Model confidence (mean pLDDT): 78 of 100. This is a predicted structure of a 121-nucleotide RNA (SAM riboswitch aptamer (S box leader)) from Planococcus rifietoensis. It matches the Rfam family "SAM riboswitch aptamer (S box leader)". Its family is annotated with regulation of gene expression in the Gene Ontology. NCBI's taxonomy places the organism under Bacteria, Bacilli, Caryophanales, Caryophanaceae, Planococcus.
[in-house]
RNA sequence: UUCUUAUCCAGAGAAGUGGAGGGACUGGCCCUUUGAAGCUUCGGCAGCGGAACAGAUUGGAUGCCCAAUUUGAAACUGUGCCAAAUCCAGCAGGUGCUGCUAAGCAUUUGAGAGAUGAGAA
Numbered sequence: 001u002u003c004u005u006a007u008c009c010a011g012a013g014a015a016g017u018g019g020a021g022g023g024a025c026u027g028g029c030c031c032u033u034u035g036a037a038g039c040u041u042c043g044g045c046a047g048c049g050g051a052a053c054a055g056a057u058u059g060g061a062u063g064c065c066c067a068a069u070u071u072g073a074a075a076c077u078g079u080g081c082c083a084a085a086u087c088c089a090g091c092a093g094g095u096g097c098u099g100c101u102a103a104g105c106a107u108u109u110g111a112g113a114g115a116u117g118a119g120a121a
Base pairs, nucleotide, nucleotide: 001121002120003119004118005117006116007115008114013042014041015040016039017038021031022030023029025090026089027088028087043082044081045080047079048078049077050076053072054071055070056069057068058067059066060065086113091110092109093108094107095106096105097104098103
């Protein structure tokens, strides 16, 4: 980088440095000199994978154990994350309302894009 798969309305920020951007992209809207991004330090969250611990169930043993599944607490480990729902929408359809039409608004379903984990190449 590509593919597969799961999740995405929960949660969690201070200091130093820096000095104008940031929220992926486009539109909207928002954050930001009452200090953006980036970097450093410390702290926090608990989503995914792993290890260990405890409980339950099932199966096999019957020297007290092993295996599988599952739950819990916790935050050990690999990552991830710490404004706003992935900030909202984007493409297609359903329903309702408005409209002569084109279309608009509301709501809903699916897809797409993106992010993160796990697995594979």